The part of an RNA shown here (large-subunit ribosomal RNA, domain II) has 678 nucleotides and comes from a Bacteroidales bacterium. Its mean pLDDT, the model's own confidence on a scale to 100, is 87.
[in-house]
Context: one part of a larger RNA
RNA sequence: GCCUGCGAGUUGCUGCUGUGUGGCGAGUCUAACCCUAAAGGGGGAGGCGGAGCGAAAGCGAGUCUUAAAAAGGCGACAAGCCGCAUGGCGCAGACCCGAAGCGGGACGAUCUAGCCGUGGCCAGGCUGAAGCGCGGGCAAUGCCGCGUGGAGGGCCGAACCCACCUGAGUUGAAAAUCGGGGGGAUGAGCUGCGGCUAGGGGUGAAAGGCCAAUCAAGUUCCGUGAUAGCUGGUUCUCUCCGAAAUGCAUUUUGGUGCAGCGUCGCGCGUUCCCUUCCGGGGGUAGAGCGACCAGAUGGCGGCGGGCGCAGUGCGCGUACCAAUGUCAGCUGAACUCCGAAUACCGGUAAGGCUAAGCGCGGCAGAAAGACGGCGGGGGAUAAGCUUCGUCGUCAAAAGGGAAACAGCCCAGAACAUCGUCUAAGGACCCUAAGAGCACGCUCAGUGGGAAAGGAUGUGGGGCCGCAAAAACAGCCAGGAGGUUGGCUCAGAAGCAGCCACCCUUAAAAGAGUGCGUAACAGCUCACUGGUCUAGCGGUCCUGCGCCGAGAAUGUAGCGGGGCUUAAGCGUGCCUCCGAAGACGUGUCAUCUUUUUUAAGAUGGGUAGGAGAGCGUUGAAAGCGGGCUGAAGCAGUCCGGUAACGGGCUGUGGACUGCUUUCAAGUGAGAAUGCAGGC
Numbered sequence: 001g002c003c004u005g006c007g008a009g010u011u012g013c014u015g016c017u018g019u020g021u022g023g024c025g026a027g028u029c030u031a032a033c034c035c036u037a038a039a040g041g042g043g044g045a046g047g048c049g050g051a052g053c054g055a056a057a058g059c060g061a062g063u064c065u066u067a068a069a070a071a072g073g074c075g076a077c078a079a080g081c082c083g084c085a086u087g088g089c090g091c092a093g094a095c096c097c098g099a100a101g102c103g104g105g106a107c108g109a110u111c112u113a114g115c116c117g118u119g120g121c122c123a124g125g126c127u128g129a130a131g132c133g134c135g136g137g138c139a140a141u142g143c144c145g146c147g148u149g150g151a152g153g154g155c156c157g158a159a160c161c162c163a164c165c166u167g168a169g170u171u172g173a174a175a176a177u178c179g180g181g182g183g184g185a186u187g188a189g190c191u192g193c194g195g196c197u198a199g200g201g202g203u204g205a206a207a208g209g210c211c212a213a214u215c216a217a218g219u220u221c222c223g224u225g226a227u228a229g230c231u232g233g234u235u236c237u238c239u240c241c242g243a244a245a246u247g248c249a250u251u252u253u254g255g256u257g258c259a260g261c262g263u264c265g266c267g268c269g270u271u272c273c274c275u276u277c278c279g280g281g282g283g284u285a286g287a288g289c290g291a292c293c294a295g296a297u298g299g300c301g302g303c304g305g306g307c308g309c310a311g312u313g314c315g316c317g318u319a320c321c322a323a324u325g326u327c328a329g330c331u332g333a334a335c336u337c338c339g340a341a342u343a344c345c346g347g348u349a350a351g352g353c354u355a356a357g358c359g360c361g362g363c364a365g366a367a368a369g370a371c372g373g374c375g376g377g378g379g380a381u382a383a384g385c386u387u388c389g390u391c392g393u394c395a396a397a398a399g400g401g402a403a404a405c406a407g408c409c410c411a412g413a414a415c416a417u418c419g420u421c422u423a424a425g426g427a428c429c430c431u432a433a434g435a436g437c438a439c440g441c442u443c444a445g446u447g448g449g450a451a452a453g454g455a456u457g458u459g460g461g462g463c464c465g466c467a468a469a470a471a472c473a474g475c476c477a478g479g480a481g482g483u484u485g486g487c488u489c490a491g492a493a494g495c496a497g498c499c500a501c502c503c504u505u506a507a508a509a510g511a512g513u514g515c516g517u518a519a520c521a522g523c524u525c526a527c528u529g530g531u532c533u534a535g536c537g538g539u540c541c542u543g544c545g546c547c548g549a550g551a552a553u554g555u556a557g558c559g560g561g562g563c564u565u566a567a568g569c570g571u572g573c574c575u576c577c578g579a580a581g582a583c584g585u586g587u588c589a590u591c592u593u594u595u596u597u598a599a600g601a602u603g604g605g606u607a608g609g610a611g612a613g614c615g616u617u618g619a620a621a622g623c624g625g626g627c628u629g630a631a632g633c634a635g636u637c638c639g640g641u642a643a644c645g646g647g648c649u650g651u652g653g654a655c656u657g658c659u660u661u662c663a664a665g666u667g668a669g670a671a672u673g674c675a676g677g678c
Stems, first nucleotide, its partner, number of pairs: 001678006011092003015089010027048003033042003052059002062074004095233002098230001102223006113197009122187001124156003127152001131148006160184003164181005199215001201211003236613006246259005261365001262363007271356001273352004277347004286338001287336002293332003297328004304321002306318004369394010399410003414587004419583003425577003428561003434574001436573006447563001453547002457544010474531005480504003485499003510525001514523002588603006614667001616664010632651008
């Protein structure tokens, strides 16, 4: 991992409350117990109901508050009781499995910690303390030397003890080991045997260490099915309806209570929804502000101030700041003189769709939502971000499209159909349908990713200017004189810089547009003439393109092939394809209905509510089958909307089925489920 078996809403209650059904009914039922025991009979104690109100006295279809015959509260004007079944709740383990833990009693110091008693062990080597002896020396000591001696948590190093480094091992040879090194080794040493200390206790040279492979409180049995607002699991079928992820509260935020939203029953009976019309309130979008409040810009103007001068006092100056004012243009969620569209509330009738609505009661689930569009807040006018409002989808929705793709687009699947029409989206091939038609645009594979910004790309449109008195471009020629203007400067001559920018000759020519020189020179431009000849230049709006444009396995930013008067883009038109949509035909189910052999509507669905069934085991009654072959098993065929049912053949070798009713240890794929097998 697979297979087979087992595996989870049960049971009790003379507890509560609904629903269905039955008996009796202003009543209803007995309980213990007794008789008989097979059913049955007795038993009325007692319970519930039949009257309530008030704290109570008490009164009573009323009563209480109160001065009250106002008023108001609670009642009266609805029948119950007892069974059976069933929904839910309560108390119990209460659907099943699951803690870490808490308490009690026992059992443990054969492991290990410490201690007690009694024993044992430490090869060999090294060092050489005190003391003592002798000698020297001294007045005598101290002292010095040589011996002797044999001290030490002394030294080296086996046994023994330890476990510092490293390698191996890591489903190991081993639930702590093996190899090579390492530390201690007369000591706070190691060790045998016997004994003592016990669980909030011991022991601890102290690590929360150790107390039998278990220790921030041992093990075992019991309380015990502890508790688990948590996780997982919870077994047959079909039919009808079908949510929520919100508000308020919560030692509350992954829980719960009430409300909202679902379902079922009863009641009311158009009250619901949409449209038209009518009547309302509003202060959003927008706008406005010489209508307030707040902010903020410029011009004019200038109160006042600053600064400078003056100063006995008066004052003077100012290109600084600048109020009220005035002109112009602005901003605002917490501004408003204004002010929509929608939305919302109410009304009247009519129409529409077959669509609810409200009240009471039984049972729920949900109370983690997600994305998208629109309107906002937070954030950075970030986020597959977060938080509201509103609508949609998903959730709980399959089908078609978007290559693939819960939340986007189209569209809501009862079943069948080798019939038809469409939606979104598509029609060259992959791939169903047009290499469709008409007119334009694009050359970038733009299409088929991107900005500021840049550009004689190209199409369309507007405006301005120049032009047969010849424009624009090219070519030929001129482009001069005063003068090297003045200043500055080493120099400054059109051309470093500063100032001025005149006059003359002319068809025209700047006190000079650029290059150039050390400065000149030189080249060139403006400007003019000629030649040539028909358009030339500028600017604005707009369509489609271009650049801007770099990434990691391999094209890789159309799904691919491939596409250029398109198979790209724009506009218009015709045709077709295309879904579980719609239509046709047949069938089933639910609901409704005075065309009931019919018609109409409805039938996606998670949590969940409601309903109807299938099967398993057993019981009772009735009826059957079986050695001429029961159950079971295997194969095969048939039937039913499903759970399922039946026939035949083989195997098997003794039991078993159907109908009605009843009772459950009643349905397995999931629980890191349990047991066995493979």
The full RNA is in RNAcentral, with records from ENA. It matches the Rfam family "Bacterial large subunit ribosomal RNA". Rfam links the family to the GO terms ribosome and structural constituent of ribosome.